[in-house]
RNA sequence: CGGGGAGUGGCUCAGAGGUAGAGCGCUCGCUUGGGGUGCGAGAGAUCGCGGGUUCGAUUCCCGCCUUCCCGA
Numbered sequence: 001c002g003g004g005g006a007g008u009g010g011c012u013c014a015g016a017g018g019u020a021g022a023g024c025g026c027u028c029g030c031u032u033g034g035g036g037u038g039c040g041a042g043a044g045a046u047c048g049c050g051g052g053u054u055c056g057a058u059u060c061c062c063g064c065c066u067u068c069c070c071g072a
Base pairs, nucleotide, nucleotide: 001071002070003069004068005067006066007065010024011023012022013021018055026042027041028040029039030038048064049063050062051061052060
């Protein structure tokens, strides 16, 4: 320098134009003599940044940033 993958709650990942979800974790309650397990409820993500397209963008297009891989 060129090509490609990834970036979404605290963590690991779904979602690929129309309300952002799951598991684990966290908080509260029930259960227990207490803890764990189990059950129920709840909080928590302006979707890496900036533009564009669109009635509408996490999703499509362009640029950039971070990170990983391949090539030179």

A computed fold for a 72-nucleotide RNA from Candidatus Avelusimicrobium bubulum, annotated as transfer RNA. NCBI's taxonomy places the organism under Bacteria, Pseudomonadati, Elusimicrobia, Elusimicrobiales, Candidatus Avelusimicrobium. Its Rfam family is "tRNA". Rfam links the family to the GO term triplet codon-amino acid adaptor activity. It is annotated as a transfer RNA. The prediction has a mean pLDDT of 83.